[in-house]
RNA sequence: GCCAGCUUGGCCUAGAGGCAAGGCGUCGCUCUUGUAAAGCGAAGACCGCAGGUUCGAUCCCUGCAGUUGGCA
Numbered sequence: 001g002c003c004a005g006c007u008u009g010g011c012c013u014a015g016a017g018g019c020a021a022g023g024c025g026u027c028g029c030u031c032u033u034g035u036a037a038a039g040c041g042a043a044g045a046c047c048g049c050a051g052g053u054u055c056g057a058u059c060c061c062u063g064c065a066g067u068u069g070g071c072a
Base pairs, nucleotide, nucleotide: 001071002070003069004068005067006066007065010024011023012022013021018055026042027041028040029039030038048064049063050062051061052060
């Protein structure tokens, strides 16, 4: 330099063109002498950035950035 994949809450992992799911973790309550475990409840992501297409984009297209792999 070229090619390809990935980029979603603190972490991990789904998702599909019609306003985002689950687990862990966190917080509160119950239980316990207390802690842990268990049960119940709650908060938390405008989905890397900028454009484009569309009535509407996290989901399609383009560029950029980061990251992983391959080639030279």
The RNA shown here (transfer RNA) has 72 nucleotides and comes from Pristionchus pacificus. Rfam family: tRNA. Rfam links the family to the GO term triplet codon-amino acid adaptor activity. A source record names the gene tRNA-Thr-TGT-6-1. The RNAcentral record of the sequence draws on GtRNAdb and Rfam.